RNA sequence: GAAAUGUGCGUCUAGGGUUCCGGCCUGCCUUGCGGCAGGCGACUGGUCCGAGAGAGGCAGUCCACGCGCCGCGCCGCGGACGUGGAUACACGGCGGGAUAAAAGCCCGGGAGAU
Numbered sequence: 001g002a003a004a005u006g007u008g009c010g011u012c013u014a015g016g017g018u019u020c021c022g023g024c025c026u027g028c029c030u031u032g033c034g035g036c037a038g039g040c041g042a043c044u045g046g047u048c049c050g051a052g053a054g055a056g057g058c059a060g061u062c063c064a065c066g067c068g069c070c071g072c073g074c075c076g077c078g079g080a081c082g083u084g085g086a087u088a089c090a091c092g093g094c095g096g097g098a099u100a101a102a103a104g105c106c107c108g109g110g111a112g113a114u
Stems, first nucleotide, its partner, number of pairs: 007059003011055002015049002020046002022043001023040007060087007069079004089109001091112001095107003
């Protein structure tokens, strides 16, 4: 100086809205219990969505070791397995997209900044 890798999938949370449930409001029906229709997410909630730069887990990858196992062109090499270690750093719009709708989701480790 160049190249390659710097990963994947869950679970949870910050957060998010309003399709469903529940709740509340209005109107109508009912002897009553309740039922129907509309509205409300500046309704705490349940279902739901949900982080590159949040938390954990399981894998993957890399390195080292194995008085071991298997194989080979054989004292070295390769494979599987086991154990340990590593998997760093990360400021970030506007705008657009999906979904019922929105968001730290996706565009995006983007544009940009240092």
A computed fold for a 114-nucleotide RNA from a Gammaproteobacteria bacterium, annotated as Guanidine-I riboswitch aptamer. Rfam family: Guanidine-I riboswitch aptamer. From the family's description: This family represents a conserved RNA structure found upstream of the ykkC and yxkD genes in Bacillus subtilis and related genes in other bacteria. Gene Ontology term of the family: regulation of gene expression. Its mean pLDDT, the model's own confidence on a scale to 100, is 84.